[in-house]
Context: one part of a larger RNA
Molecule: large-subunit ribosomal RNA, domain V
Organism: Bacteroidia bacterium
RNA sequence: CUAAUAGCUAGACGGAAAGACCCCGUGCACCUUUACUAUAGUCAUAUAAGGUCAGUAUUUAUUAACUUAUGUAGGAUAGAUAUGAAAAUAUAAAUUUGUUUAUAUUUAAUCUUGAAAUAAUAUUUUUGUUAAAAGUAUUGUACUAUUUUUAUGUAAAAAUGUUGUAUGAUUGGUAGUUUGACUGGGGCGGUGGCUUCCUAAAAAGUAACGGGAGUAUACAAAGGUAAACUUAAAUUAUUCAGAACAUAGUUUGAAAGUGUAAUAGCAUAAGUUUGCUUGACUGAAAGAUUAACAAAUCGAUCAGAAACGAAAGUUGGUUAUAGUGACCCGGUAACACAAAGUGGAAUGGUUAUCGAUUAACGGAUAAAAGGUACGCUGGGGAUAACAGGCUGAUAACUCCCAAGAGUCCGUAUCUACGGAGUUGUUUGGCACCUCGAUGUCGGCUCAUCACAUCCUAGAGCUGAAAGCGGUUCUAAGGGUUUAGCUGUUCGCUAAUGAAAGUGGUACGUGAGCUGGGUUCAGAACGUUGUGAAACAGUUCGGUCCCUAUCUACUAUUAG
Numbered sequence: 001c002u003a004a005u006a007g008c009u010a011g012a013c014g015g016a017a018a019g020a021c022c023c024c025g026u027g028c029a030c031c032u033u034u035a036c037u038a039u040a041g042u043c044a045u046a047u048a049a050g051g052u053c054a055g056u057a058u059u060u061a062u063u064a065a066c067u068u069a070u071g072u073a074g075g076a077u078a079g080a081u082a083u084g085a086a087a088a089u090a091u092a093a094a095u096u097u098g099u100u101u102a103u104a105u106u107u108a109a110u111c112u113u114g115a116a117a118u119a120a121u122a123u124u125u126u127u128g129u130u131a132a133a134a135g136u137a138u139u140g141u142a143c144u145a146u147u148u149u150u151a152u153g154u155a156a157a158a159a160u161g162u163u164g165u166a167u168g169a170u171u172g173g174u175a176g177u178u179u180g181a182c183u184g185g186g187g188c189g190g191u192g193g194c195u196u197c198c199u200a201a202a203a204a205g206u207a208a209c210g211g212g213a214g215u216a217u218a219c220a221a222a223g224g225u226a227a228a229c230u231u232a233a234a235u236u237a238u239u240c241a242g243a244a245c246a247u248a249g250u251u252u253g254a255a256a257g258u259g260u261a262a263u264a265g266c267a268u269a270a271g272u273u274u275g276c277u278u279g280a281c282u283g284a285a286a287g288a289u290u291a292a293c294a295a296a297u298c299g300a301u302c303a304g305a306a307a308c309g310a311a312a313g314u315u316g317g318u319u320a321u322a323g324u325g326a327c328c329c330g331g332u333a334a335c336a337c338a339a340a341g342u343g344g345a346a347u348g349g350u351u352a353u354c355g356a357u358u359a360a361c362g363g364a365u366a367a368a369a370g371g372u373a374c375g376c377u378g379g380g381g382a383u384a385a386c387a388g389g390c391u392g393a394u395a396a397c398u399c400c401c402a403a404g405a406g407u408c409c410g411u412a413u414c415u416a417c418g419g420a421g422u423u424g425u426u427u428g429g430c431a432c433c434u435c436g437a438u439g440u441c442g443g444c445u446c447a448u449c450a451c452a453u454c455c456u457a458g459a460g461c462u463g464a465a466a467g468c469g470g471u472u473c474u475a476a477g478g479g480u481u482u483a484g485c486u487g488u489u490c491g492c493u494a495a496u497g498a499a500a501g502u503g504g505u506a507c508g509u510g511a512g513c514u515g516g517g518u519u520c521a522g523a524a525c526g527u528u529g530u531g532a533a534a535c536a537g538u539u540c541g542g543u544c545c546c547u548a549u550c551u552a553c554u555a556u557u558a559g
Base pairs, nucleotide, nucleotide: 001559002558003557004556005555006554007553010551011550012549014546015545022380023379024378025377027376028375029372030371031370032369035177036176037175038174039173041170042169043168044167045166046165047164048163049162051143052142053140054139055138056137057136058135059134060133062132063131064130065129066128069125079124080123081122082121083120086107087106088105089104090103091102092101093100094099145160146159147158148157149156150155181191182190189209193215194214195213196212197211198210217259218318219317223277224276225275226274227273228272229271231255232252233251234250235249236248237247238246257266258265260323262321263320264319281304282303283302284301287298288297289296293362306315307314308313329355330354331353332352333351334350335349337348338347387434388432389430390429391428393427395423396422397421398420399419400418404414405413441516442514443513444512446508447505448504449503450502451501454479455478456477457474458473459472460471461470462469481495482494483493484492485491522540523539524538525537526535527534528533
């Protein structure tokens, strides 16, 4: 080195189970309630009815029997449909007692009709009568629930109780549902439409749970027009006891003001004041801006009727940019457009207008909250908890500077305020592999590495006399304890010892063990919640699977 056998379990993000934690789905289920909407039940009010027997009156949705049916044409009072050529009555005879034959009378096939014979049979519609049955009303010294009052008694009245109907109240008893989004995981918090500035990188536009502010209007003048005017601050003087105000100058030049935030604008004023007024008009609109759409914005000009101005002209609200809400549904006024045979009307339509914190503001409904550790399902490493990765704020360690402490003296030793780094051991940030699974704290066992060294070895400095120390440098060969408490790591305590090191290894190690803790289902306490339930609060209890294929390692044997 090769092969075999026997072992071991470090790795094959080993096997098993489309992760149960977490998030997502306009998924599901069950549970709760002062979620929404219904509803069984209960209660109240109103109204109606009263059980059995007999009589009388009345009605016919029911059943039975009988009866009824007039268009014209046509013998004539044809109910309809189907079958259909013979049928019914009386007398006599024969007979196997089933029936057959003869005679008489009556009605049929032929004419007209959409439809032919009351010849016969079946079904059925309609009119009426009778009977049965049922319902309704009424009567009864016929009978009959409970209680109270009046009452000699009979009897009368009221209430309770029973049943039906209507209305209202109540009702998680029951049911169907809702309980939204963004989000450096989710929850808690915050936010959501519109306006303004910065971010925004000198056209426009441009994100973030980036940084600042506003808004859900106001005004009949704060609108239109014509005319007139100029603000604000500082400073000097006058008046005054003095400040402020005022008056007269000087300087700056717009710093004032503009209903309201900010930005842009405005003195020819868009600022301030006065006169007259209602254009804060009706019907249109070329053309542009903006823009996914839907929306939004500007607008010369034309027609009508006006205001102001001598006129030219200006005026379709306000210096501009916020002050807002689609469709549906409903109200009001006008129009006189439709009006289901006609005339009206109801109702609808058109024009104008009103009703939205539809504010989750492009608005799912007229109408809506929670729990789940009993949970289920589809998905996600698009998204959290462990571990890894990136980062290195924080942490640990090192260095620089040297104010100070150190009696004196910066650096024996300690070191402020600051500065520069290293490591990847803390707490974090990010969310990159893994949610068709990478098992989580501690202990036991077995370790292995680093050195920023606890002991042992060797040195420098010392505020090193010796001894014991302090600090720094070299050094990882070896070593680095046992008990009590606690699930503990840690920590405290006790006793030893030369020392009882700091860290990495998926906070080494559960296909090696354990299972005390955390983190399912049971139960309890405290607290919170109306409740279902919940609590990095506590407490008792609580299933740890895998026969080793490969790699690695150990032992033995053979070549």